Model confidence (mean pLDDT): 86 of 100. A computed fold for a 1512-nucleotide RNA from an uncultured prokaryote, annotated as small-subunit ribosomal RNA. The RNAcentral record of the sequence draws on ENA and SILVA.

RNA sequence: AGAGUUUGAUCAUGGCUCAGAUUGAACGCUGGCGGCAUGCUUAACACAUGCAAGUCGAACGGCAGCACGGGGGCAACCUUGGUGGCGAGUGGCGGACGGGUGCGUAACACAUAGGAAUCUGCCCUGUAGCGGGGGAUAACGUAGGGAAACUUACGCUAAUACCGCAUACGUUCUACGGAAGAAAGGGGGCGCAAGCUCUCACUAUAGGAUGAGCCUAUGUCCGAUUAGCUAGUUGGUAGAGUAAAAGCCUACCAAGGCAACGAUCGGUAGCUGGUCUGAGAGGACGACCAGCCACACUGGGACUGAGACACGGCCCAGACUCCUACGGGAGGCAGCAGUGGGGAAUAUUGGACAAUGGGGGAAACCCUGAUCCAGCAAUGCCGUGUGUGUGAAGAAGGCCUGCGGGUUGUAAAGCACUUUAAGUUGGGAAGAAAAGCAAUUGGUUAAUACCCAAUUGUAUUGACGUUACCGACAGAAUAAGCACCGGCUAACUCUGUGCCAGCAGCCGCGGUAAUACAGAGGGUGCGAGCGUUAAUCGGAAUUACUGGGCGUAAAGGGUGCGUAGGCGGUCUUUUAAGUCGGAUGUGAAAUCCCUGGGCUUAACCUAGGAAUUGCAUACGAUACUGCAAGACUUGAGUACAGUAGAGGAUAGUGGAAUUCCACGUGUAGCGGUGAAAUGCGUAGAUAUGUGGAGGAACACCAGUGGCGAAGGCGGCUAUCUGGACUGAUACUGACGCUGAGGCACGAAAGCGUGGGGAGCAAACAGGAUUAGAUACCCUGGUAGUCCACGCCCUAAACGAUGGGAACUAGCUGUUGGGAGAAAUUAAUCUCUUAGUAGCGAAGCUAACGCGUUAAGUUCCCCGCCUGGGGAGUACGGUCGCAAGAUUAAAACUCAAAUGAAUUGACGGGGGCCCGCACAAGCGGUGGAGCAUGUGGUUUAAUUCGAUGCAACGCGAAGAACCUUACCUGGUCUUGACAUCCUGCGAAUCCUGUAGAAAUAUGGGAGUGCCUUCGGGAACGCAGAGACAGGUGCUGCAUGGCUGUCGUCAGCUCGUGUCGUGAGAUGUUGGGUUAAGUCCCGCAACGAGCGCAACCCCUAUCCUUAGUUGCCAGCGGGUAAUGCCGGGAACUCUAAGGAGACUGCAGCUGACAAAGCUGAGGAAGGCGGGGAUGACGUCAAGUCAUCAUGGCCCUUACGACCAGGGCUACACACGUGCUACAAUGGUAGAUACAGAGGGAUGCCAAACUGCGAAGUGGAGCAAAUCUCAGAAAAUCUAUCGUAGUCCGGAUUGGAGUCUGCAACUCGACUCCAUGAAGUCGGAAUCGCUAGUAAUCGCGAAUCAGAACGUCGCGGUGAAUACGUUCCCGGGCCUUGUACACACCGCCCGUCACACCAUGGGAGUUGGUUGUACCAGAAGUAGAUAGCCUAACCGAAAGGGGGGCGUUUACCACGGUAUGGUCAAUGACUGGGGUGAAGUCGUAACAAGGUAGCCGUAGGGGAACCUGCGGCUG
Repeated sequence: AGAGUUUGAUCAUGGCUCAGAUUGAACGCUGGCGGCAUGCUUAACACAUGCAAGUCGAACGGCAGCACGGGGGCAACCUUGGUGGCGAGUGGCGGACGGGUGCGUAACACAUAGGAAUCUGCCCUGUAGCGGGGGAUAACGUAGGGAAACUUACGCUAAUACCGCAUACGUUCUACGGAAGAAAGGGGGCGCAAGCUCUCACUAUAGGAUGAGCCUAUGUCCGAUUAGCUAGUUGGUAGAGUAAAAGCCUACCAAGGCAACGAUCGGUAGCUGGUCUGAGAGGACGACCAGCCACACUGGGACUGAGACACGGCCCAGACUCCUACGGGAGGCAGCAGUGGGGAAUAUUGGACAAUGGGGGAAACCCUGAUCCAGCAAUGCCGUGUGUGUGAAGAAGGCCUGCGGGUUGUAAAGCACUUUAAGUUGGGAAGAAAAGCAAUUGGUUAAUACCCAAUUGUAUUGACGUUACCGACAGAAUAAGCACCGGCUAACUCUGUGCCAGCAGCCGCGGUAAUACAGAGGGUGCGAGCGUUAAUCGGAAUUACUGGGCGUAAAGGGUGCGUAGGCGGUCUUUUAAGUCGGAUGUGAAAUCCCUGGGCUUAACCUAGGAAUUGCAUACGAUACUGCAAGACUUGAGUACAGUAGAGGAUAGUGGAAUUCCACGUGUAGCGGUGAAAUGCGUAGAUAUGUGGAGGAACACCAGUGGCGAAGGCGGCUAUCUGGACUGAUACUGACGCUGAGGCACGAAAGCGUGGGGAGCAAACAGGAUUAGAUACCCUGGUAGUCCACGCCCUAAACGAUGGGAACUAGCUGUUGGGAGAAAUUAAUCUCUUAGUAGCGAAGCUAACGCGUUAAGUUCCCCGCCUGGGGAGUACGGUCGCAAGAUUAAAACUCAAAUGAAUUGACGGGGGCCCGCACAAGCGGUGGAGCAUGUGGUUUAAUUCGAUGCAACGCGAAGAACCUUACCUGGUCUUGACAUCCUGCGAAUCCUGUAGAAAUAUGGGAGUGCCUUCGGGAACGCAGAGACAGGUGCUGCAUGGCUGUCGUCAGCUCGUGUCGUGAGAUGUUGGGUUAAGUCCCGCAACGAGCGCAACCCCUAUCCUUAGUUGCCAGCGGGUAAUGCCGGGAACUCUAAGGAGACUGCAGCUGACAAAGCUGAGGAAGGCGGGGAUGACGUCAAGUCAUCAUGGCCCUUACGACCAGGGCUACACACGUGCUACAAUGGUAGAUACAGAGGGAUGCCAAACUGCGAAGUGGAGCAAAUCUCAGAAAAUCUAUCGUAGUCCGGAUUGGAGUCUGCAACUCGACUCCAUGAAGUCGGAAUCGCUAGUAAUCGCGAAUCAGAACGUCGCGGUGAAUACGUUCCCGGGCCUUGUACACACCGCCCGUCACACCAUGGGAGUUGGUUGUACCAGAAGUAGAUAGCCUAACCGAAAGGGGGGCGUUUACCACGGUAUGGUCAAUGACUGGGGUGAAGUCGUAACAAGGUAGCCGUAGGGGAACCUGCGGCUG
């Protein structure tokens, strides 16, 4: 410090997630030791048991129990407070500390800094005292009551208990005269005693210290869907009251007080030092430790006291628990342990007062669950160990493997060492200082008492503790796990599994080759721990003070006026609030930080420092801001003179047009549409003429022109009226800007009342369209649109851009003013000002873009945003007549949603261009019969594959057996085939029997080749195992091959340049071409794969050669024939050349490329044809050509054999053949090819047969022989438009050939038979020249079996105006919500399941307000009842007190009625999420009616329509 995740890729925006640190944690696996810390975060839930606050006999009367002593008694025993002491009691001090908890509390509760009107036991320092009396009462005794707790009566007694009196420096009150108010003794010492003295107490008073109470300023969470709250309320006066100020309380008077700087109300919460995190600022938290507060079962109350409204005190009420004799009582662990319960979860019913502290005491001492220790827990932090060295045969085993090896791995074993810790054993600190007693010295004193200090002596005090620590002994001995290994993120392989099981923090893995699941091997990380979960901060600049944004990503309010507030021009002076400076006080300690010190180190402990950024006080400074005063003119405004304008309101008025009405002319249609129909019209429409009525809107001018704050404003005239601009002077003197609330305006639609109503037109009706059409189109048509008045208050109310001010290059247009120039008008030019537009520098921006009219650079003020959905919704409030508007959430859900730009793809977008793509033609298919392939069906099997173009006469260039992969049956198991080993036999040939054959079993013949004589090679048989074998699966694991776009003209790269980047440029543009072909231009320059050319065939010529081919001339010969001699001219053959290149001319073009025309030429613009197929696309096809990974079968999914099947047949489709006839059929005659094949072959002549064919055997491994007769054509004859002399299917019969075999299931021949069919619906195919059409010939395969396929030649057309349209393709451009790329994406209803949520008659509970009732305990007041020791008294009584009664206040409780929160609720509303459901297709392209916004109506649904608006 960043990283992952939206996309095909990019940049941005933006959320989600991760890596870090941390914790009072919990859970899982594992676990050696020690040190230091920490340990109910939940139920302030309930608590059994024990302990946690007592002490003092030196305050008192005393003596229950114990010990000792005395007395009595023979003893048992009795007695005795005499001593040590002491239960209970009186009295004092302490139980207000210490310890616990965090319920309540948003507050003077806490924090910081201050303040004045107070109290303060014990303690310290002063001052002054401590005199003299009195009456009671517990204990105790006696007698009662009660189960108990406890209690009653009578009687006795003491005090440092209680009460007077005296005294009173100081104290309090005061009318200034005076008045009031205390006390207690105990223990030592001396003394006969009186008494004196010391000390501890006591009293009054003053001061201090400590502690506490009160007041003030400032700070301290969330909610405005809480906006008004308040009657003791705010203040005053007089009282009451308190320790003390005060409405703290009461009476009276006044009407105040608080609040947008957030009162009141609701929710949540103890506050702080600090802790965690963070660079910091901040954020979160407030365990342990420390300070403060609050509480003590719940609520209320006071008493006592220095202090409490009191955790282990009291009274009352309530709930709960316990005891009970049912009458009544007792209790309060949020003390320490512990129990139950709750919970994911948190310890021992331990030891000791040794230390530190606390209470009491004169002290010893007692008490102390405070505290110190121990126990339990890896809960955290820290330390340490589990061994060290050596050791390669790189052992065994495991895992992997390309089978060679690699890895685990010096790891182990082995060898040599060491002994920390644990274990055993022995020793052994510090924590202990004192107090006490004794002695001595000094001080004090009258004193040798007492007390204090010092010194010496003395006898002691340790829970921890078998301590720390040190030594000895033995032995590697007792001690390693956890998580992870797809990316982020360090670390990889195998096996299993097969969208299953599972994983997952995010992205995402898993559908048969998973580094992502599970296991294993290996590796990585940390290590007595490691992971997970939860939580906080960080990363997150993702609430932005430091430190963000708002044109399009979320975000500028619809517009203005203006209140509070915020901000504010120039100069001078004052002040010193802000600001700045040093100083003082404070900011507790601990913590953090720095430097030292102590534990072997560290954690930890400890000393000092720094820091504590704050607050307060006082002093100083005065630039800036503020306050105050004075001045100024430039901001702002006023006055004057002009200018332009659809600015606003009201009244009037004008013409054109639509419609309607009347009359005339006139006749059959009009109207409307893509085409129609509904509609109107012979009752006279439309058209046309004249006249009239009525309403609404204002053509041309008209303009990125004008005006207005925005909405908005358009004929003309008048009246009233707002603002702007220009000019030149004068005046005021900061009067300004913005603007939360507030007020006003605010298109269209809509609402109310009353008018009006021509046209248009939601709704509605009808007609069309359509699968449907609640739409688009058409015909009608009502609200409405118009006016007046009143509401509504929203729009894509947009420049998607708040207002104001200043600054920062220009150029151009235009509107309104002003000035100048030439002689002026017009026009023009220059300058200036206010608007309004187009470009554009710098700069900004994610980019697009903005750019003096900023989205640039700055300042001021306001509004708004914080992932998508849920949702601008629910609830609540406000407004509204309503529609609705405004304000505005949450649960839940997703990992995205979004902006700009890029490359593609696509578009029922555009432009250019091409192609038998259309058009123009010719011939077909689709109808018939047959052939063939496919689907389907059937079957034991009908083997498998191919399936839009690009499967379907395809693999198959040929299924009777074989092929053959399928079925049935019969057989084999190292196998039909390959290699290796062993044994036997040569191999091989002939032959018998059984069987359908495979096979099984016999007989006979035969003994070869090489040899080092052992044997070996080939072949056959048998045997054992390694293995063979598989047309079994996966073409979505693959190679190879192939199809297709497409023989389309494209596809890329290097360097450079541009861009943040994806990418662009080049490759686009202007021409041209068949072509990214070429030329020109150009931030590109070059290059590669494609195109073209090079190759083959063909068209012309030449040269060479001349057999098997040829024969012109010469010769010979024949009935005839290159038949022969010969020839080498020609044809031809087959080698090599020539030729064609826009080369030439003209024209066009840009002086180019190129095109057009022409000449010449056999051929002319690529001459014709072929081979040749770029980058890639389709997970295209093929595992059945072949090869191959993985999986599967192994007496079978392998192999052999026989028979059957692939040839089935209601049907559908494709491709063909033959036809339907006269351009023909039939019969006869006659002519002309090319290219091929041939030895298991082609087969001549001749003969036989009607024929298929047979016999026959010549020739030929072929320019020689042969297949081999070409056919259409031509000539003649006939048929005469008919189901025919067309057509030939089908069937019967007879044959031929091939073959082991033609039944299933071959081809051909002959005779006979003679079906459908008379040119084919919708639709659809091929072809542009030697082509279509038509005619025959050959070949491959092949024993036989083509109408198929591949070739060959013969005859030989028509048409192309042209590119609007259909299809396909190329280039450029545009839109996009697509990128699996339109076979895309995607919206809503409905149906089903689940989830959370709103409403809901209500129901239940919590909390709270108001009014009233009620009134325990208690306090205060009153008191005519009752009682009464101290004092007074003249002895009657009084004063005072108590009880009772009563009044006031008041807790619990109750009644009534509201608010609010939560839970629940039949039913119901929408929302979200789900597998591949249903209906449509609304949006994205012009999305097929452009979309969207507001509003209104309508409709199963998306939506449709009207009105106005926007361009996104």